[in-house]
Molecule: Lysine riboswitch aptamer
Organism: chicken gut metagenome
């Protein structure tokens, strides 16, 4: 250098189902109100829209979980940069969310607290730090300590 592999509550994608979204949006009926120096619609400006109650009916998307299946073992995730965007009422400027591309910048792996962020969320995910565990290599008689995937093991 090439190639084949290993880690395990391992990683990513996805059909179906399920929870949540939500008794919400919306529709119907009735009662009240009657158009706003107030409140809400991410921030600012301008505009626009909406605004109380009872009864009946009643979703979906985005975000998730599980089984199965598919692809895998820098799997992949994050940061940063660029770019797109039909979402957040419209326009402009920003921000957020989501997508795509680039990048040896960071992370061996999952788990459990904790803090922060995303999210409608007590779902779930992401990040910082802590803990024990686990695979691996190094040192060591051992107990143990230390390192990082740019690693480790087999073969050539």
């Nucleotide at each position: 250098g090439a190639u084949a592999g290993a880690g395990g509550c391992g990683c990513g994608g996805u059909u179906a189902c399920c929870a949540a979204g939500a008794g919400u949006a919306c529709c119907c009926u009735c009662c009240g109100g009657c158009c706003a120096u107030c409140c809400g619609g991410c921030a600012g400006a301008c505009a626009c829209c909406g605004g109380g109650g009872a009864g009946g009916g009643g979703a979906a998307a985005g975000g998730g979980g599980u089984c199965g299946c598919c692809g895998c073992c820098g799997a992949a995730g994050g940061g940063c940069c660029g770019u797109g965007u039909a979402g957040c009422u419209g326009u402009c400027u920003g921000g957020c969310g989501c997508g795509c591309g680039g990048u040896u910048c960071c992370u061996g792996g999952g788990c459990c607290g904790u803090c922060g962020g995303a999210g409608a969320a007590g779902a779930u995910c992401c990040g910082g730090g802590g803990g024990a565990c686990u695979g691996u290599c190094a040192c060591g008689a051992a107990a143990g300590u230390g390192g990082a995937g740019c690693g480790c093991u087999g073969u050539c």